[in-house]
Molecule: Bacterial RNase P class A
Organism: Alphaproteobacteria bacterium
RNA sequence: CCAGAUGGCCGGAUAGCCGCUGUCGGCUGUGGUUCGCCGCAGUCGAUGGAGGAAAGUCCGGGCUCCAUGGAAACAGAGUGCCGGAUAACGUCCGGCGGGGGCGACCUCAGGGACAGUGCCACAGAAAACAUACCGCCUGUCGCUUUGGCGGCCGGUAAGGGUGAAAUGGUGCGGUAAGAGCGCACCGCGCGGGCAGUAAUGUCCGUGGCAGGGCAAACCCCACUCGGAGCAAGACCAAAUAGGGACGGCCGUUCGGGCGGGUCACCGUGCCGAAGAAUGCGUUUCCACAUUGCCGUCCGGGUCGGUCGCGCGAGGCGCCUGGUAACAGGCGUCCCAGAGGAAUGGCUAUCCAUCGGCGCAAGCCGUGGACAGAACCCGGCUUACAGGCCAUCUGGUAUU
Numbered sequence: 001c002c003a004g005a006u007g008g009c010c011g012g013a014u015a016g017c018c019g020c021u022g023u024c025g026g027c028u029g030u031g032g033u034u035c036g037c038c039g040c041a042g043u044c045g046a047u048g049g050a051g052g053a054a055a056g057u058c059c060g061g062g063c064u065c066c067a068u069g070g071a072a073a074c075a076g077a078g079u080g081c082c083g084g085a086u087a088a089c090g091u092c093c094g095g096c097g098g099g100g101g102c103g104a105c106c107u108c109a110g111g112g113a114c115a116g117u118g119c120c121a122c123a124g125a126a127a128a129c130a131u132a133c134c135g136c137c138u139g140u141c142g143c144u145u146u147g148g149c150g151g152c153c154g155g156u157a158a159g160g161g162u163g164a165a166a167u168g169g170u171g172c173g174g175u176a177a178g179a180g181c182g183c184a185c186c187g188c189g190c191g192g193g194c195a196g197u198a199a200u201g202u203c204c205g206u207g208g209c210a211g212g213g214c215a216a217a218c219c220c221c222a223c224u225c226g227g228a229g230c231a232a233g234a235c236c237a238a239a240u241a242g243g244g245a246c247g248g249c250c251g252u253u254c255g256g257g258c259g260g261g262u263c264a265c266c267g268u269g270c271c272g273a274a275g276a277a278u279g280c281g282u283u284u285c286c287a288c289a290u291u292g293c294c295g296u297c298c299g300g301g302u303c304g305g306u307c308g309c310g311c312g313a314g315g316c317g318c319c320u321g322g323u324a325a326c327a328g329g330c331g332u333c334c335c336a337g338a339g340g341a342a343u344g345g346c347u348a349u350c351c352a353u354c355g356g357c358g359c360a361a362g363c364c365g366u367g368g369a370c371a372g373a374a375c376c377c378g379g380c381u382u383a384c385a386g387g388c389c390a391u392c393u394g395g396u397a398u399u
Stems, first nucleotide, its partner, number of pairs: 001395010012350007020049013051370001055381002058379005063229004076225005081095005096110001097108004111220002116218002118214003133160002135156003139152005168186006187209001188207008233307004243298007250269001252274005257268004276291004314333008351368001354365004
């Protein structure tokens, strides 16, 4: 210098002018007052004002309400190598094993297929029950140009063919041809030793070999899990419907119920029937609706308002422990709280980007990625112009 790998950071800067919004303070006006103050409006000043993802709402928690005595079981959902971290997690860290890369490094839903059920398209003889399409071989029969060819009974699974996958692999021996039939190595099962907390690794012995794949198919095993969500929820409270208490006015009949009673009755807007009244210019008829009216208070809870709502598993720096995730200690800082929803606009000078011209120095133009809080926090995932830093790998050149 070229090509890469991993981790981290930034994501326009400065100044001026005009605005928006939270908090604090002063002044003015106004309302209330328990005279201490409190609220509202205006104005002036000071100060704070989006992100690494605020996003998707996919996991886990805090907080709130509902259900809820505790425990277990069933159903359902989820997770799944081992150890650790954490408030918790499906997240993170370290390790093991499989796969990829020359390498730095990357990647894996990575328990169980002798508990059972199921599936394996097409092709192929055969997809797990077992079997043989072409071949190979002994025997036998027939033919023959004496090289062989064909039929039949058998033996084979070496070779070919099909397939994503074909009943351990390679080699030597063996055999009529073959075959774990025998042997060596590899693989696999079982037993044991050693190392490791463990996953696992390694060594020794032993068995000729059990036996395909799929569990992000049902299932089995182990572990975890109540539901809803700040439109949670709490408070203040115009209005409406429906409800209750008290007072006043008005009020038919019959039956029942209830209460009281001196057993003659009395009370009762509790129920039913009839009647009556009302239904907004007036009258009649029919149908339907209502059964008291007025006042005060309670209560109700809508519009609206207040709180929840910014000191927190908080940021930064240093030290200690740990490989690390992280934990502990000390110091320091206070850092948005709107609510139809502020965080913006313009100008100037620069820094990047991109485009054009130019051998170059440079000149001209362009003009800032993804995106915007809404109860909060820890993660994951997705989007992102451009730039910076650190460590490492492979190559090239020079010394």